Large-subunit ribosomal RNA, domain IV from Dioscorea cayenensis subsp. rotundata, 326 nucleotides, folded computationally. The source organism's lineage runs through Eukaryota, Streptophyta, Dioscoreales, Dioscorea and Dioscorea cayenensis. The full RNA is in RNAcentral, with records from SILVA. Its mean pLDDT, the model's own confidence on a scale to 100, is 86.
Context: one part of a larger RNA
RNA sequence: CCAUGUCGAAGGAACUCGGCAAAAUGACCCCGUAACUUCGGGAGAAGGGGUGCUCUCCUCUUGAUUAGGAAAGCGACACAAACAAGGGGGUAGUGACUGUUUAUUAAAAACACAGGACUCUGCUAAGUGGUAACACGAUGUAUAGAGUCUGACAUCGGCCCGAUGUUGGAAGGUCAGAAGGAGAAGUGUGAUAAGCUUUGAAUGGAAGUCUUAGUAAACGACGACAGUAACUCUAAUUAUACUAAGGUACCGAAAUUCCUUUUCUCAUAAGUAGCGACUUGAACGAAUGUUGUAAUAACUACCCCGCUGUAUCUGACAUGGACCCG
Repeated sequence: CCAUGUCGAAGGAACUCGGCAAAAUGACCCCGUAACUUCGGGAGAAGGGGUGCUCUCCUCUUGAUUAGGAAAGCGACACAAACAAGGGGGUAGUGACUGUUUAUUAAAAACACAGGACUCUGCUAAGUGGUAACACGAUGUAUAGAGUCUGACAUCGGCCCGAUGUUGGAAGGUCAGAAGGAGAAGUGUGAUAAGCUUUGAAUGGAAGUCUUAGUAAACGACGACAGUAACUCUAAUUAUACUAAGGUACCGAAAUUCCUUUUCUCAUAAGUAGCGACUUGAACGAAUGUUGUAAUAACUACCCCGCUGUAUCUGACAUGGACCCG
């Protein structure tokens, strides 16, 4: 010096990306226990007190103990004497929850989930595997099965069908092959004709497409410019053209805010962090769900109490290495 431990004056996070690590708490009994809440919880909330040994009694009871209660005394002012053995509280974000996951750098806010919705499927079902036979679906039958999205619960769930998709529409346009065969050319004959060869119009005509209507918990979309109120500012209001329709409610510097350390409040001596507001949303927004939410989390951020060698600033000791001598 390294690893693993033990102890440490004073203050106690000044350390650091961050209290990482360590310390602290810890058992049983009694008292006591807030906001909030889906009334179940939260909760072991928090926060207090007690606990050893000796002796004498009391209560219940037994074959005998344990157990509970009361008084007195003893000592190292201590006794769950070792081991074992929750630190706690507040605020916010996200996901409701228990669960699942990158065997070997990621356990999470990702996946799943109960619940919600849409679409398809009438049974030889749709869907899937297979060239097929056949099998699964299912020894099931729309309260069933398959697919897609969302994700408890509460609150709601706005507008747009122009484009893309999809569904419907006995009409019409377009359109393939077959079928069809008007006609034409060649050949044929001395010349016709028939025949033969080649070509070939009308007619015919499925799906698709054009067309038309529906459909957004389908894929998706949800504006611009200018004027206007008795200081100024702003614009309830007005005008103009465009659009399929011009973003409603809620939320908002947000896991989304570039400018930005926006501005204000709280908290600190001091706060690019945090909470609460403001709204000018570069580029929120409604099942690609919106906004809340008790409980919950080896999740993320901030604060407080306790605690400490994390640090101020290092020291001492123990064990094992490294190392030195032999």